[in-house]
């Protein structure tokens, strides 16, 4: 220097072009003598950034950040 993957709530992940979910975690509240399970609800995401493409992008493409492998 070159190629390739991944980048979505606090964490680990889904969403192959049409209102961004889930599991755990955390707040409340029921139950309990009390804690922990159990149940019922909230709260947190401008989907790494910054263009393009389209009516409409997490999703395509293009720069670049950053992290991982791998060539030299």
């Nucleotide at each position: 220097g070159c190629c390739g993957a991944u980048g979505u709530g606090g964490c680990u992940c889904a969403a192959u072009g049409g209102u961004a979910g889930a599991g755990c975690g955390g707040c409340u509240g029921u139950u309990u003598u009390g804690u922990a399970a159990a149940c019922a609800g909230c709260a947190g995401g401008u989907u790494g950034u910054c263009a393009g493409u389209c009516c409409g992008a997490u999703u395509c493409u293009g720069a670049c950040c950053a992290u991982c492998g791998g060539c030299u």
This is a predicted structure of a 72-nucleotide RNA (transfer RNA) from a Patescibacteria group bacterium.
Rfam family: tRNA. Rfam's curators write: Transfer RNA (tRNA) molecules are approximately 80 nucleotides in length. The family's RNA type in Rfam is transfer RNA.
The organism belongs to Bacteria candidate phyla, within Bacteria.
The coordinates come from a structure-prediction model, not an experiment, and the mean pLDDT is 82.